[in-house]
The part of an RNA shown here (small-subunit ribosomal RNA, 3' major domain) has 479 nucleotides and comes from an uncultured Saprospiraceae bacterium. Rfam family: Bacterial small subunit ribosomal RNA. Gene Ontology terms of the family: ribosome and structural constituent of ribosome.

Context: one part of a larger RNA
RNA sequence: UGACGGGGGUCCGCACAAGCGGUGGAGCAUGUGGUUUAAUCCGAUGAUACGCGAGGAACCUUACCUGGGCUAGAAUGUGUAGGGGAAUGAUCUGAAAGGUGAUUGGCUCGCAAGAGACUCUAUACAAGGUGCUGCAUGGCUGUCGUCAGCUCGUGUCGUGAGAUGUUGGGUUAAGUCCCGCAACGAGCGCAACCCUCGUGUUCAAUUGCCAGCGAGUAAUGUCGGGGACUUUGAACAGACUGCCGCCGUAAGGUGAGAGGAAGGUGAGGACGACGUCAAGUCAUCAUGGCCUUUAUGUCCAGGGCUACACACGUGCUACAAUGGUAGGGACAGAGGGCAGCUACACCGCGAGGUGAUGCGAAUCUCUCAAACCCUAUCCCAGUUCGGAUUGGAGUCUGCAACCCGACUCCAUGAAGGUGGAAUCGCUAGUAAUCGCGCAUCAGCCAUGGCGCGGUGAAUACGUUCCCGGACCUUGUACA
Numbered sequence: 001u002g003a004c005g006g007g008g009g010u011c012c013g014c015a016c017a018a019g020c021g022g023u024g025g026a027g028c029a030u031g032u033g034g035u036u037u038a039a040u041c042c043g044a045u046g047a048u049a050c051g052c053g054a055g056g057a058a059c060c061u062u063a064c065c066u067g068g069g070c071u072a073g074a075a076u077g078u079g080u081a082g083g084g085g086a087a088u089g090a091u092c093u094g095a096a097a098g099g100u101g102a103u104u105g106g107c108u109c110g111c112a113a114g115a116g117a118c119u120c121u122a123u124a125c126a127a128g129g130u131g132c133u134g135c136a137u138g139g140c141u142g143u144c145g146u147c148a149g150c151u152c153g154u155g156u157c158g159u160g161a162g163a164u165g166u167u168g169g170g171u172u173a174a175g176u177c178c179c180g181c182a183a184c185g186a187g188c189g190c191a192a193c194c195c196u197c198g199u200g201u202u203c204a205a206u207u208g209c210c211a212g213c214g215a216g217u218a219a220u221g222u223c224g225g226g227g228a229c230u231u232u233g234a235a236c237a238g239a240c241u242g243c244c245g246c247c248g249u250a251a252g253g254u255g256a257g258a259g260g261a262a263g264g265u266g267a268g269g270a271c272g273a274c275g276u277c278a279a280g281u282c283a284u285c286a287u288g289g290c291c292u293u294u295a296u297g298u299c300c301a302g303g304g305c306u307a308c309a310c311a312c313g314u315g316c317u318a319c320a321a322u323g324g325u326a327g328g329g330a331c332a333g334a335g336g337g338c339a340g341c342u343a344c345a346c347c348g349c350g351a352g353g354u355g356a357u358g359c360g361a362a363u364c365u366c367u368c369a370a371a372c373c374c375u376a377u378c379c380c381a382g383u384u385c386g387g388a389u390u391g392g393a394g395u396c397u398g399c400a401a402c403c404c405g406a407c408u409c410c411a412u413g414a415a416g417g418u419g420g421a422a423u424c425g426c427u428a429g430u431a432a433u434c435g436c437g438c439a440u441c442a443g444c445c446a447u448g449g450c451g452c453g454g455u456g457a458a459u460a461c462g463u464u465c466c467c468g469g470a471c472c473u474u475g476u477a478c479a
Base pairs, nucleotide, nucleotide: 001479002478003476004475005474007473008472009471010470011469012468013467015463016462019426020425021424022423023422026317027316028315029314030313031312032311033310034308035307042053043052064303065302066301067300068299069298070297076126077125078124079123080122081121082120083119084118090103092099093098107116108115109114128292129291131290132289133288137286138285139281140280141279142277144275149188150187151186152185153184154183155164156163157162168179169178170177194269195268196267197266199237200236201235202234203233204232205231209226210225213224214223215222240263243257244255245254246253247252319419323378324377325376326375327374328373329372335366336365337364340359341358344355345354346353347352385416390411391410392409393408394407395406396405432455433454434453435452436451437450438449
């Protein structure tokens, strides 16, 4: 100087407390451990692994296993030598890859020789490796932590390591600012500058809108037209404790104050200092070293990654009446669409099929949002709750749904009556609850992930205690 203390002081955080909803019990989905297996590819392992890499494992992917093949090789380029009339192909064999390629056919220029392009064989140079080492590395990432810290120059103090500044008194979300001070300044962080949302003004007006005028319809901005309104999208304004009262030297605090759409960081996002964990990744990529070269490379078929006495994590659906079922009625936002989204009509109980239309989309379409409201019914039961499991019949995608897809219909109708010890999330348009969309994608094991809107709470006395962190100080036989 640090680190540590079941030392002290001050302060903060959904850290506790106060509340609301869960997990832990059930069934199923998914990941992991273990076990099994020819193989169940590899990695991630307290917090910071476990719906994680994976934003799509039937083949492919695929790295694993079994079996069958190839060896300058699955890809591309170059050189040398030789061959060919093209080559691919057909034939035969085979699960395919591959092998065979006798026979047959057949490029361009040129009269021809030959040349070009192509291709085969041999050989040579560059191969290849998801093989090892993340404790040789780059890059990227997690965590402490969006915590308020981490340092430097000059000066001063100290023999020196170092100290001071950065401590102190206040204040703040903040090393934020003020005052004081052997310090005076500065840098990386904080904040602001950036994006979205919330208000208004101006400009603009199609595919959006329709107040007034006109036309038309059974009806509809449908048409002429209009820019008022809504909306769209560009510029600007707006919030600064600026004004007022009180407290304070100041910074600042406080007020159901005024004004204002918004008030004291308005809300959210992006943004992560010096460093820590030899944290993670050689399997995104790159890369040193080592290993391999008729195999640890590469091609193919089938299987496996989907196994199942069990254990754990994360979720979905429930156990019901604030509910289930049936009929009727209403209101979004954000996205996607041409090998695509599909109106409409007909067929089918349905998944879907057939025909057909519009749209590369503020125009057409996915697209009827659901919870909600009204009416009826069920009457507390393993039920008109719950839907697992199983049988049968189908639809769709795809070369192909046996291992191993999703969906539909009929039948079946398991556990489950609110869950022990323990444990998690959340402070406002949040929790809870309801549906909708997208990426990946032929299809999909999505209940996952990322977004979008609808309905919309309760509670916070307080900081004694648990956990984590910041500053000052103290002890130390630790570095």